[in-house]
The RNA shown here (Glycine riboswitch aptamer) has 99 nucleotides.
Of the family's consensus pairs, 91% are formed in the model.

């Protein structure tokens, strides 16, 4: 120069659940209502991250080390929108490898 697969970044698109519970308090509005914020109780939900098993993997073997969307629910979330978002597909590019 060239070329994949894996790995890592960027970019775009796609992307779930689960209470519009009950109570306070403040704001808006003259007052009921309603609507927002925010505290306090249960309930719930898992696919950012933690966290624990753990098929696998690695090694002759053990140990050690990887290791889930499986668990737990600490964070985090539970009308809609927004935000986030594991994973998936696409696009640049990087490292490795190999011509």
């Nucleotide at each position: 120069u060239u070329g994949a697969a894996c790995c890592c970044g960027c970019g775009c698109g796609g992307g779930a659940g689960a209470g519009u519970g009950c109570u306070c308090c403040c704001g808006c509005c003259g007052c009921c209502a309603g609507c927002g914020g925010g505290g306090g109780c249960c309930g719930c939900c898992g696919a950012a991250g933690g966290a624990g098993c753990a098929a696998c993997u690695c090694c002759u073997c053990c140990c050690c080390g990887g290791a889930a969307c499986c668990u737990c629910u600490c964070a985090g979330g539970c009308c809609c929108c927004a935000c986030g978002g594991a994973c998936c597909g696409c696009g640049c590019g990087g490292a490795c490898c190999a011509g």